[in-house]
This is a predicted structure of a 161-nucleotide RNA (Lysine riboswitch aptamer) from a mouse gut metagenome. Its mean pLDDT, the model's own confidence on a scale to 100, is 81. It matches the Rfam family "Lysine riboswitch aptamer". Gene Ontology term of the family: lysine biosynthetic process.
RNA sequence: GAUAGAGGCGCGGCCGCCAUCAGUACCUCCCCGUAAACCGUCAGACAGCGGGGGAGGGAAAGGGAACGCCGCCGAAGCGCCCCUCCCGCUGUCUGGCGGGAGAGGAGGCUGGGCCGCCGGAGAACAUCCGGCGGACUGUCACGGAAACGUGGAGAGCUGUC
Numbered sequence: 001g002a003u004a005g006a007g008g009c010g011c012g013g014c015c016g017c018c019a020u021c022a023g024u025a026c027c028u029c030c031c032c033g034u035a036a037a038c039c040g041u042c043a044g045a046c047a048g049c050g051g052g053g054g055a056g057g058g059a060a061a062g063g064g065a066a067c068g069c070c071g072c073c074g075a076a077g078c079g080c081c082c083c084u085c086c087c088g089c090u091g092u093c094u095g096g097c098g099g100g101a102g103a104g105g106a107g108g109c110u111g112g113g114c115c116g117c118c119g120g121a122g123a124a125c126a127u128c129c130g131g132c133g134g135a136c137u138g139u140c141a142c143g144g145a146a147a148c149g150u151g152g153a154g155a156g157c158u159g160u161c
Base pairs, nucleotide, nucleotide: 001161002160003159004158005157008073010072011071012070013069014068018064026057027056028055029054030053031052032051039050040049041096042095043094044093045092046091047090048089076110077109078108080105081104083102084101085100086099087098088097111137112136114134115133116132117131118130119129120128121127139152140151141150142149143148
């Protein structure tokens, strides 16, 4: 260097009954109210929209998800730089901020899952992401007769050539 493998509550994707979102948004009817200002992400320009209660009807997106299937073992996840698009009441603009999706770049971080705490995303006590801590686990190095101890990181480890 090539190739084949291992780790195990291992990783990613697809499908997805269903629950949640939510008796919410919204629609119809009735009643009450309705001066302006403020407010509806921030700083601005212009024009609009907007309240409460009752009755009847009543979602969706995003997020989750058993079984099954597919691809895999830097699997993959995250951070950074940069670009494009979507959302944050509507329409036309400028520049930010926050959330989301996608393309590109540089080997920047993480061996793996689990549990706890904190932070972020989220409607959420679901779930996801990050940080820290804990024990566990695979692997290698060193020490040891062994049990085991200490240390390292996937840029690793094992087999074959």